[in-house]
């Protein structure tokens, strides 16, 4: 050069055959308990790479781009 695969809260993942407010675990904050501290326990907090299409509706489906991975040459 070809092809194929991935790309979601800080982080690590589910959803991935189009439909509810994107769930869940560490994490971070706040509060409860404690003499403190630490563990529990509640409650918050924050996400679909980018840019176009198709549809009433797109994380999902099409193209293209950008990055990362394996193969072939």
């Nucleotide at each position: 050069g070809u092809c194929a695969c991935c790309a979601u809260c800080g982080u690590c993942u589910a959803u991935c055959c189009g439909g509810u407010u994107a769930g869940g675990a560490c994490g971070g904050c706040g509060g409860c308990c404690u003499c403190u501290c630490a563990a529990g326990c509640c409650g918050c907090u924050a996400a679909g790479a980018c840019g176009g299409g198709u549809u009433c509706a797109a994380a999902u489906c099409c193209c293209g781009u950008u990055g990362g991975u394996g193969a072939c040459g």
Transfer RNA from a Desulfovibrionaceae bacterium, 73 nucleotides, folded computationally. NCBI's taxonomy places the organism under Bacteria, Pseudomonadati, Thermodesulfobacteriota, Desulfovibrionia, Desulfovibrionaceae.